[in-house]
RNA sequence: AGAGUUUGAUCCUGGCUCAGAACGAACGCUGGCGGCGUGCUUAACACAUGCAAGUCGAGCGAGAAAGACUCCUUCGGGAGUUGAGUAAAGCGGCGAACGGGUGAGUAAUACGUGGGUAACCUGCCCUUCGGACCGGGACAACCACUCGAAAGGGUGGUUAAUACCGGAUAAGACCACAAAUUCCUCGGAAUUAGAGGGAAAAGGAUGGCCUCUCCAUGGAAGCCAUCGCCAAAGGAUGGGCUCGCGUGCUAUCAGCUUGUUGGUAAGGUAAUGGCUUACCAAGGCUAUGACGGCUAGCUGGUCUGAGAGGAUGACCAGCCACACUGGAACUGAAACACGGUCCAGACUCCUACGGGAGGCAGCAGUGGGGAAUAUUGCGCAAUGGGGGAAACCCUGACGCAGCAACGCCGCGUGAGUGAUGAAGGUUUUCGGAUUGUAAAGCUCUGUCAGGGGGGAAGAAAAGCCCGGGGUUAAUAUCCUCGGGUCUUGACGGUACCUCCAAAGGAAGCACCGGCUAACUCCGUGCCAGCAGCCGCGGUAAUACGGAGGGUGCAAGCGUUGUUCGGAAUUACUGGGCGUAAAGAGCGUGUAGGCGGUUGGAUAAGUUAGGUGUGAAAGCCCGAGGCUUAACUUCGGAAGUGCAUUUAAAACUAUUCAACUUGAGUCCGAGAGAGGGAAGCGGAAUUCCUGGUGUAGAGGUGAAAUUCGUAGAGAUCAGGAAGAACACCGGCGGCGAAGGCGGCUUCCUGGAUCGGUACUGACGCUGAGACGCGAAAGCGUGGGGAGCAAACAGGAUUAGAUACCCUGGUAGUCCACGCCGUAAACGAUGUGCACUAGGUGUUGCAGCUUGAAAUUGCAGUGCCGGAGGUAACCCAUUAAGUGCACCGCCUGGGGAUUACGGCCGCAAGGCUAAAACUCAAAGGAAUUGACGGGGGCCCGCACAAGCGGUGGAGCAUGUGGUUUAAUUCGACGCUACGCGAAAAACCUUACCUGGGUUUGACAUCCUGAGAACCUCCUAGAGAUAGGAGGGUGCCCUUCGGGGAAUUCAGAGACAGGUGCUGCAUGGCUGUCGUCAGCUCGUGUCGUGAGAUGUUGGGUUAAGUCCCGCAACGAGCGCAACCCUUGCCCCUAUUUGCCAUCAUUAAGUUGGGCACUAUAGGGGGACUGCCGGUGUCAAACCGGAGGAAGGUGGGGAUGACGUCAAGUCCUCAUGGCCCUUAUGUCCAGGGCAACACACGUGCUACAAUGGGUGAUACAAAGGGCUGCGAACCCGCGAGGGUAAGCCAAUCCCAAAAAGUCAUCCUUAGUUCGGAUUGGAGUCUGCAAUUUGACUCCAUGAAGUUGGAAUCGCUAGUAAUCGCAGAUCAGCAGGCUGCGGUGAAUACGUUCCCGGGCCUUGUACACACCGCCCGUCACGCCAUGAAAGUCGGCUGUACCAGAAGUCGCUGUGCUAACCCUUCGGGGAAGUAGGCGCCCACAGUGUGGUUGGCGAUUGGGGCGAAGUCGUAACAAGGUA
Repeated sequence: AGAGUUUGAUCCUGGCUCAGAACGAACGCUGGCGGCGUGCUUAACACAUGCAAGUCGAGCGAGAAAGACUCCUUCGGGAGUUGAGUAAAGCGGCGAACGGGUGAGUAAUACGUGGGUAACCUGCCCUUCGGACCGGGACAACCACUCGAAAGGGUGGUUAAUACCGGAUAAGACCACAAAUUCCUCGGAAUUAGAGGGAAAAGGAUGGCCUCUCCAUGGAAGCCAUCGCCAAAGGAUGGGCUCGCGUGCUAUCAGCUUGUUGGUAAGGUAAUGGCUUACCAAGGCUAUGACGGCUAGCUGGUCUGAGAGGAUGACCAGCCACACUGGAACUGAAACACGGUCCAGACUCCUACGGGAGGCAGCAGUGGGGAAUAUUGCGCAAUGGGGGAAACCCUGACGCAGCAACGCCGCGUGAGUGAUGAAGGUUUUCGGAUUGUAAAGCUCUGUCAGGGGGGAAGAAAAGCCCGGGGUUAAUAUCCUCGGGUCUUGACGGUACCUCCAAAGGAAGCACCGGCUAACUCCGUGCCAGCAGCCGCGGUAAUACGGAGGGUGCAAGCGUUGUUCGGAAUUACUGGGCGUAAAGAGCGUGUAGGCGGUUGGAUAAGUUAGGUGUGAAAGCCCGAGGCUUAACUUCGGAAGUGCAUUUAAAACUAUUCAACUUGAGUCCGAGAGAGGGAAGCGGAAUUCCUGGUGUAGAGGUGAAAUUCGUAGAGAUCAGGAAGAACACCGGCGGCGAAGGCGGCUUCCUGGAUCGGUACUGACGCUGAGACGCGAAAGCGUGGGGAGCAAACAGGAUUAGAUACCCUGGUAGUCCACGCCGUAAACGAUGUGCACUAGGUGUUGCAGCUUGAAAUUGCAGUGCCGGAGGUAACCCAUUAAGUGCACCGCCUGGGGAUUACGGCCGCAAGGCUAAAACUCAAAGGAAUUGACGGGGGCCCGCACAAGCGGUGGAGCAUGUGGUUUAAUUCGACGCUACGCGAAAAACCUUACCUGGGUUUGACAUCCUGAGAACCUCCUAGAGAUAGGAGGGUGCCCUUCGGGGAAUUCAGAGACAGGUGCUGCAUGGCUGUCGUCAGCUCGUGUCGUGAGAUGUUGGGUUAAGUCCCGCAACGAGCGCAACCCUUGCCCCUAUUUGCCAUCAUUAAGUUGGGCACUAUAGGGGGACUGCCGGUGUCAAACCGGAGGAAGGUGGGGAUGACGUCAAGUCCUCAUGGCCCUUAUGUCCAGGGCAACACACGUGCUACAAUGGGUGAUACAAAGGGCUGCGAACCCGCGAGGGUAAGCCAAUCCCAAAAAGUCAUCCUUAGUUCGGAUUGGAGUCUGCAAUUUGACUCCAUGAAGUUGGAAUCGCUAGUAAUCGCAGAUCAGCAGGCUGCGGUGAAUACGUUCCCGGGCCUUGUACACACCGCCCGUCACGCCAUGAAAGUCGGCUGUACCAGAAGUCGCUGUGCUAACCCUUCGGGGAAGUAGGCGCCCACAGUGUGGUUGGCGAUUGGGGCGAAGUCGUAACAAGGUA
């Protein structure tokens, strides 16, 4: 620091996801040791049991028992001493308000920070000053009686105090009065002196001493010391109250408030204050968010981050709140009190049913909840706290230990050496590779754990003794210092040290497709499963599961959850808004924000310095202590803040004064569909009336509905009505926008230009607010010609609730009032300033006599530079560069939605979520593909022609069916007379049956025999059995060995036309012989890419030329190759024959001229001429030429496409079979046959058929071959046999043709299927199933529906010939020649293709994509009659406990009076009253659960119906 993911690829926008760090964690697997920390985040749920707050006898009174000892005894017991002034209890004091727990409540009575208190308090502690006098009466305990089950009481009696009470004293304090001084925040405060009032105490405790008094060894009063008490002042500490600022979300909470806001008076409090009450006034808060709702303890800090921030508030520390729930007070210095009281409620427990008891959110522990969180431990040794004079007691605070890998930190599980690279595992191309120096082996070490031994620090005090100092009358005591002594350790025999033995006891977890370090094998086969995102898995999975190997971390490793980061993805630092989400439809304007020039003042902001504070801990830095580290101690720094103070005065602000450039006013001028009202006008349409006139009109792609013989349409004249204003008219004008268009008049707004006179910052923007606001729509009343939703009819269509047509109502128009929305768009907020130009146009002005030109200002367009932008594009009318202000955005869907609120008559509008769901949605541009887009061009593509197919019969192939099998493959063009250039056996792969198992075939090993040949038997044969003949070659040490071959045997292996052509090679088809497909360098672009290759011409052609940021090149095209067409040369047999001779015959001699043959050359190149064309390429025409513009034909097939075809040609990976899916044999099948299709043959006839005669080819083939001639047969053929290894011989007859003749339009003398009979040939074999011949038979068929095929010249058509295969079998195939046409105007249309361009939501690429209803399943959600809860307002009722007030006739010790009876004062039980908790009633609000039914939404496999959108998407 980034990465993955939208696309075919690209850039951008934008979300999702990952890598990091962290945690009070949990879960899975695993687990050696130690140190230091941490450990109910959930039910503030309920709690058994034990402990957690007591202490003081030096405040006080009283005071046991057991036991022990002694004595007595009637042996039952009793008394005394001790236990012991002890225990327990009581009065009293202090403490219990600390410490410990928890976070429910609380959004401010809280917290943080800084102030104030002149408005306050403060026990214990410290300092100072003064004091403590004289009295009194009670109550517990205790005793007696008594009630109760208990808890707990009641009555009477006794008693003490540092308990309580009265009086005295009163400096100061307090209260009220009045004066002076000082200070001040002007309200007061402090100080000083005066007069008045009421108010204190415990001289108690302990210890000591006799100097003074009394009793008299000594004690008391007294004195001394210490502690305690009272008053006052001060301090310290701790608090109370109060103020500024800061501290969540929500406006779908916008108004809240009656003690409310203020005042006066009183009460109350420690104290201010509506804190409370009475009266008076009517205020107070709020958009800088009141009131309400939801959530939440706050902070130091913690986690993260570069920081700014974000999240968080466990442990530790500060503050607050709470203590079963609610209320209340008492005591006290302090509480409205966790382990106190009272009341109410819920719950639990006890009960004798009458009544009682309780509160773990203290420490342990239990149940419950939960994914989840520990011991009912030890000790007060240390630290701290309470009490005490102290000893000491108490202390679940605390110190320790236990449990838990929960976290951090440290250590170990060994180290060195060791190659035959052992064995084993895995893998393999079988060679090896890897595990791997890893192991074993050898040599060492000894941490931890184990055993033995030793063994701390944490402890200093207090106590006691001695000595010094202080207090004192004092050598007492007390305080303090020094020395000595005596003890005190829970942890714990722990840390630590040492010895012993021993490599011995100690490694796992996750991952290995990319992100992201790490790869192979096997299994599985869209199954099982994985997955953080993208995505893996459908038979070769580095992604599932296992294994081997590897990578990463390591006593841990992964997973899950959460937070921050990455995320500049809420943007202060640090984002955006033309098209990606986003500028409000437009204006006026309030608050607010911002604001021109100059000078002065102030000092709020600002800047600098000082001071205080910012607790400690933490973070950071430097040292120190534990062996190190974690941890911890000390010191420093920091804490960006707040407050206060001093200074500065530039900027902002405030204020004073001034200015004119911003803004405005004034004068003059012209422009304008700016707005409102009234009036007027003509054209057109429709209707009405009348005339003329007759059969149609209208409408459409074509029609029909419709109108018209009752007279339409057409035409003429007249009239009526309403609406809109042709031409001018223009990216012209005006307006803020919506919008505004005939003419005239009236009223009226704004802008512009020119002039300078005036005002003097008066300005810009603008949340709310207010106004305007197209069309449609709504209300009331008019109006209604045309047009026209709805509706009707006619068409179209599969349907057509549409598009088209004929009609037609609201509406459109007017007046008034609503609505308030639009793609209200420049998809671009307003204002100001700055930043090249060019060219139009509108208005005004300058210059000019005028026009033109030109200049300035204001508008309105286009082009374009810098700059900007993701790109497109924008570009002085910015989307550039800046400033000011407003509005808005934060992934797609859900959702222009729900609920709530506001507005509206309604329709609806504005505001505006969530659950759930997806990994995208999107913008711009690129390359393709596609379009019922466009342009150009080509092709037997159409057209023009000729002949076919589709109908018939047959042949052949395919489908289907059948079958034991009908082997397999090929399926639009590009499968179907295709693989197959030959299925009777074989072929043959299929079926049935019979055999065989190292095999029919290959290599290796062992043994035996040479090989081989002939015959017999069984059998369908394979095969099995038997007999006979026969021995070779090479070497030899003569034993034998070797090669070849046969048999037998064992195993390695053979074999497979078994599967996968979607694992492959090779080969092939097709687009297509179409003209295309690319590259290098350069240039352009952020990039994909573009350019070149586009453009203008031209061509069969990316063929060539010209132009051009391109210049070149490659594969294709063309040419080179073969053949054919002309000529020449060479050669001349088997070919040929002009001349000579000869023959029946080129038969022979002869010849090589010609033909031909087969070698080599020539020839054609737009070369020449003319025209056109850009001076080009080229085209057109012509000449010459055998041939003319690639002469004809062939071979030749670019980059690629179709997962095209082939595993059955061959090769080959993987899988499968191995007495069978191999192999051998016989027979059958591939040949079946209701049917359908393709390709052909033969026909339907006279351009023909039959018969007879007769002519002319080319190219081929031939030795298990072609076979002449002759003979036989009607014939197929047979017999015999010449010649020929072939320019020699043979196949071989060419046929159409020509000549002659018959047939005469008919199912025929056409046609030949089918069938019967008889034969021939091949072959081992012709039945299933060959070809041919002869005789007989003589079917369908009379030119073929829709549709469809081939062909442009030696072509189609037609005619025959040959060859391959082959024993035999061709109607197929491949070649060959003979005869030999017609037509092409042309490119509109169909099909295919090429180039350019355009649109695109397609990229598996239109056989694409994609929308909505319906049906089914699942999910979340809205509404809903209602129903059940929570919280809460309000009006009542009610009123416990309690404070306060009143009363108090009952009751009462202290004080006063008294005649001693009592009375008074002061209280009090009780009663009443105010307030008030729970509970209750009525009525609201709000929030949640459930809810028949219902609404839409999302998701889901290959459902249904249509085709809405994307191309002009077929109606933009």